[in-house]
RNA sequence: AACCUGAGAGUUUGAUCCUGGCUCAGAGCGAACGCUGGCGGCAUGCUUAACACAUGCAAGUCGCACGAAGGUUUCGGCCUUAGUGGCGGACGGGUGAGUAACGCGUAGGUAUCUAUCCAUGGGUGGGGGAUAACACUGGGAAACUGGUGCUAAUACCGCAUGACACCUGAGGGUCAAAGGCGCAAGUCGCCUGUGGAGGAGCCUGCGUUUGAUUAGCUAGUUGGUGGGGUAAAGGCCUACCAAGGCGAUGAUCAAUAGCUGGUUUGAGAGGAUGAUCAGCCACACUGGGACUGAGACACGGCCCAGACUCCUACGGGAGGCAGCAGUGGGGAAUAUUGGACAAUGGGGGCAACCCUGAUCCAGCAAUGCCGCGUGUGUGAAGAAGGUCUUCGGAUUGUAAAGCACUUUCGACGGGGACGAUGAUGACGGUACCCGUAGAAGAAGCCCCGGCUAACUUCGUGCCAGCAGCCGCGGUAAUACGAAGGGGGCUAGCGUUGCUCGGAAUGACUGGGCGUAAAGGGCGUGUAGGCGGUUUGUACAGUCAGAUGUGAAAUCCCCGGGCUUAACCUGGGAGCUGCAUUUGAUACGUGCAGACUAGAGUGUGAGAGAGGGUUGUGGAAUUCCCAGUGUAGAGGUGAAAUUCGUAGAUAUUGGGAAGAACACCGGUGGCGAAGGCGGCAACCUGGCUCAUUACUGACGCUGAGGCGCGAAAGCGUGGGGAGCAAACAGGAUUAGAUACCCUGGUAGUCCACGCUGUAAACGAUGUGUGCUAGAUGUUGGGUGACUUAGUCAUUCAGUGUCGCAGUUAACGCGUUAAGCACACCGCCUGGGGAGUACGGCCGCAAGGUUGAAACUCAAAGGAAUUGACGGGGGCCCGCACAAGCGGUGGAGCAUGUGGUUUAAUUCGAAGCUACGCGAAGAACCUUACCAGGUCUUGACAUACUAUGCAAAUCUAAGAGAUUAGACGUUCCCUUCGGGGACAUGGAUACAGGUGGUGCAUGGUUGUCGUCAGCUCGUGUCGUGAGAUGUUGGGUUAAGUCCCGCAACGAGCGCAACCCUUAUUAUCAGUUGCCAGCAUUAAGUUGGGCACUCUGGUGAGACUGCCGGUGACAAACCGGAGGAAGGUGGGGAUGACGUCAAAUCAUCAUGCCCCUUAUGACCUGGGCUACACACGUGCUACAAUGGAUGGUACAACGAGUUGCGAACUCGCGAGAGUAAGCUAAUCUCUUAAAGCCAUUCUCAGUUCGGAUUGUAGGCUGCAACUCGCCUACAUGAAGUCGGAAUCGCUAGUAAUCGCGGAUCAGCAUGCCGCGGUGAAUACGUUCCCGGGCCUUGUACACACCGCCCGUCACACCAUGGGAGUUGGUUUGACCUUAAGCCGGUGAGCGAACCGCAAGGACGCAGCCGACCACGGUCGGGUCAGCGACUGGGGUGAAGUCGUAACAAGGUAGCCGUAGGGGAACCUGCGGCUGGAUCACCUCCUUU
Repeated sequence: AACCUGAGAGUUUGAUCCUGGCUCAGAGCGAACGCUGGCGGCAUGCUUAACACAUGCAAGUCGCACGAAGGUUUCGGCCUUAGUGGCGGACGGGUGAGUAACGCGUAGGUAUCUAUCCAUGGGUGGGGGAUAACACUGGGAAACUGGUGCUAAUACCGCAUGACACCUGAGGGUCAAAGGCGCAAGUCGCCUGUGGAGGAGCCUGCGUUUGAUUAGCUAGUUGGUGGGGUAAAGGCCUACCAAGGCGAUGAUCAAUAGCUGGUUUGAGAGGAUGAUCAGCCACACUGGGACUGAGACACGGCCCAGACUCCUACGGGAGGCAGCAGUGGGGAAUAUUGGACAAUGGGGGCAACCCUGAUCCAGCAAUGCCGCGUGUGUGAAGAAGGUCUUCGGAUUGUAAAGCACUUUCGACGGGGACGAUGAUGACGGUACCCGUAGAAGAAGCCCCGGCUAACUUCGUGCCAGCAGCCGCGGUAAUACGAAGGGGGCUAGCGUUGCUCGGAAUGACUGGGCGUAAAGGGCGUGUAGGCGGUUUGUACAGUCAGAUGUGAAAUCCCCGGGCUUAACCUGGGAGCUGCAUUUGAUACGUGCAGACUAGAGUGUGAGAGAGGGUUGUGGAAUUCCCAGUGUAGAGGUGAAAUUCGUAGAUAUUGGGAAGAACACCGGUGGCGAAGGCGGCAACCUGGCUCAUUACUGACGCUGAGGCGCGAAAGCGUGGGGAGCAAACAGGAUUAGAUACCCUGGUAGUCCACGCUGUAAACGAUGUGUGCUAGAUGUUGGGUGACUUAGUCAUUCAGUGUCGCAGUUAACGCGUUAAGCACACCGCCUGGGGAGUACGGCCGCAAGGUUGAAACUCAAAGGAAUUGACGGGGGCCCGCACAAGCGGUGGAGCAUGUGGUUUAAUUCGAAGCUACGCGAAGAACCUUACCAGGUCUUGACAUACUAUGCAAAUCUAAGAGAUUAGACGUUCCCUUCGGGGACAUGGAUACAGGUGGUGCAUGGUUGUCGUCAGCUCGUGUCGUGAGAUGUUGGGUUAAGUCCCGCAACGAGCGCAACCCUUAUUAUCAGUUGCCAGCAUUAAGUUGGGCACUCUGGUGAGACUGCCGGUGACAAACCGGAGGAAGGUGGGGAUGACGUCAAAUCAUCAUGCCCCUUAUGACCUGGGCUACACACGUGCUACAAUGGAUGGUACAACGAGUUGCGAACUCGCGAGAGUAAGCUAAUCUCUUAAAGCCAUUCUCAGUUCGGAUUGUAGGCUGCAACUCGCCUACAUGAAGUCGGAAUCGCUAGUAAUCGCGGAUCAGCAUGCCGCGGUGAAUACGUUCCCGGGCCUUGUACACACCGCCCGUCACACCAUGGGAGUUGGUUUGACCUUAAGCCGGUGAGCGAACCGCAAGGACGCAGCCGACCACGGUCGGGUCAGCGACUGGGGUGAAGUCGUAACAAGGUAGCCGUAGGGGAACCUGCGGCUGGAUCACCUCCUUU
């Protein structure tokens, strides 16, 4: 000093907390597999076939017990040994099959034995007969064996002696021996006792796996007596007698298993395990048996039976590696047919010595543990190469090379132990030491998405693959494969398997059961468990001390030895246990006594749908009879089936029958629960209060047991009014086996039996005690007072709210789900499944008990935020309604789909695509098609060479292009050249309207100009989150006010901006003209008052008044005002949603094309046409058409332009030409309107499509394919089905004008003004939206989720006629070997006897027992099995829509019937049902 010690993570969800499973990180292994491999030490090495074994060895020794044979001899002897004899082969070594047992462990006991050993007492005298070997002779293939004859002993047998031995009837009787060696001393032995040591046998207490889907087992069974047997107690055996013994504290049976010290894990308690080492047991090819012996029922002994193998002359024999090596086999897998007795130990021997696969060593194997090495220092040009790159660089990396050193291990050479106290060394020339050379010979494996330390590139493209869990991979993969880099461990590293841990996930330490899995449907009560106050006594429980034991090894501590460590070793501590003994007596228990607070009894009162039986009452329904009465009734969302002129329904009177009991009636009462309701009588159970008389712990709980137990259902017999499964019909519907309707049978009712289940619920077991209150109500008692009563208080019930506490939360809260105690029941992931099999119960239906294979990583509870609802409330919007005008019908225009085509380029797709991109496709555009061409390119930059371009002309061609002609330039200059440009060449590259809008930026649409979306701090909640933002008002508005655990703030709203409406002022040209002058004319002079233009201001703020409101915000009305409550319009679009749109505006990552997917050209196409849809134009006419006359705008545009006037043309237009870069000129006559005339209701003087002819314009060019004009032609269409759109005021409607694009082309688009309405009661409904609330199984968020049949594939499983095998058992048969018993006429040397004979023994025979075997039957387990049942999983199948929202018929439970299927219906029950209303109770005021 032996003590020292406890970690979590991932995964259910949009997120959260909890419950709960799955998975991981740790340690270990007799391991195996993959890749790799330098050395040494110490350990370990068939876990599977207790499968079969070739070969060798593993147990012998003694000649000092004996004869004999052989050999040898120096003749003294000596050596070798087969045999007789002695001791040992019962130890050592192996294995774990069996065994659930006194087998093992531990603590005890004794009815016992014990060779050798130790100590000690006594004895060792005298005889006898055989026999193997051997010899001779037989049998046999062999193994082996028969006969005759000889012989010895420490072999065998008597006699004597004999006690302290044994027996006994107490007298007595019985039992022994061996010699050897030595000259001798002596020594080794022998016999008989006693004691010991060590060993063995037997007995007992306690401990020792799982299953009750194993509940009863047992005839030698339990006990006794007599006898036998054993070393020894005992039913161990036997005869008789008795009827016992074991078992719910688990007998019997089945399955599994050697047990322990220990090992491993763990903080511990526990769990798992029982290799190596040690103790015990069992076994030795399988089964049985005995013999010998001190000891065996005997691994290397014997006999018998069986299987197998071998030999054989076929007659018969031989064998047993679970000893050490080794072989085959099995298996994922486990070593040498080695050396030595040198050491330690064992057997024999007096000894020398012999034997010893025990043992000690060596060999093989990274199988494990431990140690060492593979180099050290220096070294930046940060080399080369690799990889990445933002192309700058970074990294590999001081790493390498280079330079300077060292030599452990290994190699070679030399020396050389300890282990051995005298001799003797397999290991072994080993450990160790010295020397030599030289960085020389020595690094891999796994991982890098999170858990979990470590990241990039390429390839691949839901493929290939990875994966422990979550999961990764569908073209930018840190998750696959490779590379570079990094991380970890290291002669190993990973994987797989198994164990413990984490797992408090079986909870003793240390869990739970209202809703997550889990309280039995309820009571009564047996065993059991637990139990009030007090006194005495005892001490098996409890506590303390002592003693014995708890083997050694192991673990731990302190030391020691190998260079260290592993390893070995000394001492100690510990072994938490058991037993004995001595004490203590609080608790607890037993016994004895006392008490009254628990419990019960008595007495006096009380309430009640408590139960049973028998009567009885009225209302109502239905039916029957009769009367009145007439055409309908009934039923529904609407109908029909149905009833009714044969008289219904309605109504009146009378009668019948059955069932149920309105009002009272109530979170009222009673009962254990189920449950119980008119009234009366009888019988009967329980409860409460008061009193305190009696008993004196008599109590609580309660496994099994017993009883009760809604509804449905079953049996028998009644009854049957209404209701009503099944069934029928009618509806609804795509269908409707349903919901709705009309009928209707079981049943519902009674009696007697059965069933035994429900959401049998408070989803809350029973009992007792303790722990704030408030407020209702039921039944009693007491007290006070102001007595129709009120108040206070106390018991017993029954509700609500609530403190502390508790809970995952919701909630519970003296009626606990709080704090405790006692007892019972139950749970341990989801599914499979409350299923299968088996048992029990039932007439059946079925109930009860109750698994597994397989499969998933979840299933679940509570709460949160959203979203949704065929939930609720409030509010808004041209959302509906009220109106006006349209679309949908016609013709045409235009866009889209479809079709067609060489091409009809592409995109847009509900609202939010479709007169959209396109603000304008004849060529161009143009992206498409056909044909013809080019390849550094039509376009950009860089290099080089040459030169100057261009333009023009000619020829070919469809053109691109090609050939030729002409021609020689421009800028700068330091005169070298440079630049621009063109051509040729080569390479980098250009180019792409190719793909991906699901890789992106930017832009845009939509919800929506809807009023919302958030944050900081604080507070509340474990948390997600909540609060603020909800509430009361108000607003267009989260606008504002008030209140409030919130206080503030941000993005949105509003305002600020533009425009329009009024006005002041400034400025007056190209604008204007009141007054003055003038003209044809604001034409001119003049003027700037007005209009107008455009700068700066003013003005409107609920500011003022009244009312309402809460004294607020605000609303209503009014005044004033040009305008009144955001005056009208515009711009302005929060957080976000739709993987919304766009790669073809542009930009851009990646991929793809590169003599083509690029570029150029000609022609064609985008303009097609059976058809369908959208958006428009024009109409259908008289509020109109036509003709004539006449009036009034605004916004705009214009020099490649607008183009006046004039002339020509019917006209489109043409010619010529002024003015205007615009308040000046032009486009530019506005039209509807108004005034006249005509038409008179028609397919028309409406309507204008279509077509013909002739023209005009633009343009290289109007064929495909433009617009316009004139003349002629004159289609459909007479106001439009279902449906649907726009609009709330200068709006709709209607009328014209301008502009962009543009050579030309508008019914489209964007603007402008003119004329100018109707209606809004209102928010029930449709659509969209906002807020609050509620339900939810949704969160990809209802276009959600999800159920069942059917079809297909695969998997495991139940039933199954049977069949195969194992195991066990009952009865019977047979009986080997063997012991025992009987017999023993046959045989026999020892003793007795003179002999005959006897005693004794043996063979033989008989009997009992019995292994294997056989026959018949039973139980149980396993394999296979035609067919069949359900279950699970899978992919985008089929049919429906059951559930989740009121899921569109609320759902669910039990039961019964029915149906393709989810399911439907009846009866009873539950709320784990939404919504609305009422009652009651509570809280607050």
Annotation:
The RNA shown here (small-subunit ribosomal RNA) has 1485 nucleotides and comes from Lactiplantibacillus plantarum. Its Rfam family is "Bacterial small subunit ribosomal RNA". Lineage of the source: Bacteria > Bacillati > Bacillota > Bacilli > Lactiplantibacillus. The sequence is in RNAcentral, with records from ENA and SILVA.